Predicted 3D model of a 104-nucleotide RNA (TPP riboswitch aptamer (THI element)) from an uncultured Rhodobacteraceae bacterium. The sequence was found by an Rfam model in a public genome assembly.
RNA sequence: UCAAAUCCGUUGGGGUGCCUUGUUUCGCAGGGCUGAGAGGUGCAAGCCAACCCAUCGAACCUGAUCCGGGCAAUACCGGCGUAGGAAACGGAGACUGAUGCGCG
Repeated sequence: UCAAAUCCGUUGGGGUGCCUUGUUUCGCAGGGCUGAGAGGUGCAAGCCAACCCAUCGAACCUGAUCCGGGCAAUACCGGCGUAGGAAACGGAGACUGAUGCGCG
């Protein structure tokens, strides 16, 4: 000097499902499952919050009313998936790595 694990800031992206109890339904109030997240408010649009993710991008979307397995049920698990899309800039930076120079 460069790289870089990691961290920070700002900005941005994203999802919120399944089942069930009470009351006839809706709504509302509880409970169960998975998950980082299934929240609050509002008639609604929307807003707020938490969480995750941001190109080294499986956060999330499409394919998909898909395929296999499993479950009380569900993108619950696996496949699909080296598929097609998807939101970035700045800063710090080790007891790390590389390189250059100087000195001994």
It matches the Rfam family "TPP riboswitch aptamer (THI element)". About the family: Vitamin B(1) in its active form thiamin pyrophosphate (TPP) is an essential coenzyme that is synthesised by coupling of pyrimidine and thiazole moieties in bacteria. The previously detected thiamin-regulatory element, thi box was extended, resulting in a new, highly conserved RNA secondary structure, the THI element, which is widely distributed in eubacteria and also occurs in some archaea. Analysis of operon structures identified a large number of new candidate thiamin-regulated genes, mostly transporters, in various prokaryotic organisms. The THI element is a riboswitch that directly binds to TPP to regulate gene expression through a variety of mechanisms in archaea, bacteria and eukaryotes. through a variety of mechanisms in archaea, bacteria and eukaryotes. Tandem TPP riboswitches have been reported where both TPP riboswitches respond independently to TPP. The structure of TPP riboswitch has been reported for Escherichia coli and Arabidopsis thaliana.